[in-house]
């Protein structure tokens, strides 16, 4: 990079740095020099893998291995994305 399967209207931000674009893609409609995006740092949030514990289902905990923390995946659309998990 490939396909498969499951979620994606619920949840969770503050400091430092940096300095023009971001929000995947068109087209909307929004965020941004009252400093967005991102980089760190701490702090959260969820519970897909694991791993405890409860006899199995399930739950609980939040250790450990990912995810996330403007707006329903911001809206429509597309044989569209994105995260997980376990194959070839």
């Nucleotide at each position: 990079a490939c396909a498969u399967c499951a979620u994606c209207c619920a949840g969770a931000g503050c400091g430092a740095c940096u300095g023009a674009g971001g929000g995947a893609c068109g087209g909307g409609c929004c965020c941004g020099u009252c400093g967005a995006c991102g980089u760190c740092g701490c702090g959260g949030c969820a519970a897909c893998c694991a791993g405890u514990g409860c006899g199995a289902a399930g739950c609980a905990c939040c250790u450990g291995g990912u995810g996330c923390c403007a707006a329903u995946g911001c809206c429509c659309g597309a044989u569209c994305g994105a995260u997980g998990a376990g194959g070839a």